Model confidence (mean pLDDT): 80 of 100. Predicted 3D model of a 74-nucleotide RNA (transfer RNA) from a Chitinophagaceae bacterium. It matches the Rfam family "tRNA". Its family is annotated with triplet codon-amino acid adaptor activity in the Gene Ontology. Rfam classes the family as a transfer RNA.
[in-house]
Formats: sequence, C1' cells, structure tokens
RNA sequence: GGGGAACUAGCUCAGCUGGCUAGAGCGUUUGCAUGGCAUGCAAGAGGUCAGGGGUUCGACUCCCCUGUUCUCCA
Repeated sequence: GGGGAACUAGCUCAGCUGGCUAGAGCGUUUGCAUGGCAUGCAAGAGGUCAGGGGUUCGACUCCCCUGUUCUCCA
C1' cells in the first nucleotide's frame, strides 16, 4: 500500500425479509428470605446502535465517506 471482517448497556454478545416501546447473560441498585454471609427470588436503573451524510413513508438493518480494532497478501 491492497483485500476481508468487526464496532449494539459497565463486560461478553444476539437482533430474521427495513416496520411493535432495541434484547439476553454476567455485573450493578433496591426489596424479600437468613442471626449474618454465600446463595436464591422479585423489581429497577443502565443505549447519541462507532461518527457523518444519503436512499426511503419509515434505517441498528441498505448505500457512500471517515475513525478504531482484528486478520490475510505484499
């Protein structure tokens, strides 16, 4: 320098053919159970869907540009 892949909650990751209020596990907060802890149960908080632009009635999803990371070729 060129090709490919990834980027969604604090962490690890789902998200179908573009359409419901964007989800799970772990973590975290509160409550209950226990003398207390571990643990269990219940409820909650937590998201500019990497950034910008475009297409569309409508975009996490399609297209373009940019950034970061991984990987292959040289």